[in-house]
Context: one part of a larger RNA
């Protein structure tokens, strides 16, 4: 010097994207145990106290012998209680939760990118919708045949959401789907006419799907406005007008994992806080099953604060194994 354990005075997160990493913590008995909740939980919450050893006792279970039964005299686990006794220290080694607050996101338990990603992604119970009457729908295969299917709608396919709870607004112009259509438009063939010796080839004529036309239907794809004025100071608009569109963003919710300016403004935490927490809303470009909101539990998931604890640090100090290195 590197490795890998071990110790460390005073501080105690002042390092650092970040408390990474390491220390604290820890078993077992007793007490104690909050917010909040879906009344199960939270919870080992949190916090506190014991704890070895020796002597006697006493209690449960058990068992051997003796014993006519009641019983007597031993043994064996567990558990309690009482004195005493050492040490700095008794779960004396081993092994063995750090704990608390809050917010975000996803309800949980599970699952994955065998060899950088384990998560807020998948899935999952719920919850909708379409498609099917079975020689069905859907799937694989030219096809024969197969699969769902030993099944028959309280089933099976296919799609979006994603526990409970509380909801789930408005808009069918456009796209798709679905249905209807007195009329309209539609090809070839057909059918009549020209026109060729025959033909090609021309023109009319009838018509299917489909268009048009009309109507469904957004838990289909999707979408959800601008402009002036106006209240007994000012500010602001409860109203009015006015353009406009299918409709013109409800209820929620928010500088949000979603906010550009922006480090927005105020409050709360700090001496001091681009991060975080609660508000507000002028939302660049929130918004309701592309789910909206909230939310106990849960989380090797992400942000912040706190106690406690420590060589991350301030500051680097010893010694121990091993390599490397130096002499021999």
């Nucleotide at each position: 010097a590197c490795c890998a354990a071990g110790c460390g005075a005073g501080g105690g997160a002042a390092c650092u994207c970040g408390g990474c990493a390491a220390a604290u913590u820890a078993g077992c008995u007793c007490c104690g145990u909050a917010c909040c909740u879906u009344c199960g939980g939270u919870a080992g919450a949190a916090g506190g106290a014991g704890u070895g050893c020796c002597u006697g006792c006493g209690a449960u279970u058990u068992u051997a012998g003796c014993u006519c039964u009641c019983g007597c005299u031993g043994g064996a686990a567990u558990c309690g209680c009482a004195g005493g006794u050492c040490g700095c220290a008794g779960u004396g080694g081993c092994a063995a939760g750090g704990g608390g607050g809050u917010c975000c996101u996803g309800a949980c338990u599970g699952u994955u990118u065998a060899a950088u990603a384990a998560a807020a992604a998948c899935a999952u119970a719920g919850g909708a919708a379409g498609c099917c009457g079975c020689a069905a729908g859907c799937c694989c295969g030219a096809a024969a045949g197969g699969g769902u299917g030993u099944g028959a709608a309280c089933g099976g396919c296919u799609u979006c959401u994603g526990a409970a709870u509380c909801c789930u607004g408005g808009c069918c112009a456009g796209u798709a789907c679905a249905g209807g259509u007195a009329c309209c438009u539609g090809a070839a063939a057909c059918c009549c006419g020209g026109g060729u010796u025959c033909a090609a080839c021309c023109g009319g004529g009838c018509u299917a799907a489909g268009g048009g036309c009309c109507u469904g239907c957004a838990a289909a794809c999707g979408c959800c406005g601008g402009g002036a004025g106006u209240a007994a100071c000012u500010c602001u608009g409860a109203c009015u007008c006015u353009c406009u569109c299918a409709a013109g963003g409800u209820a929620g919710c928010c500088a949000a994992a979603u906010g550009c300016c922006u480090u927005g403004u105020c409050g709360g935490g700090u001496a001091a806080g681009u991060u975080c927490c609660g508000a507000c809303g002028u939302g660049c470009a929130u918004g309701a099953a592309u789910g909206g909101a909230u939310c106990a539990a849960c989380g090797a998931g992400g942000g912040c604060c706190c106690c406690g604890c420590u060589g991350u640090c301030c500051u680097c100090g010893c010694g121990u194994a091993g390599u490397a290195c130096c002499c021999g």
Molecule: large-subunit ribosomal RNA, domain IV
Organism: Candidatus Bathyarchaeota archaeon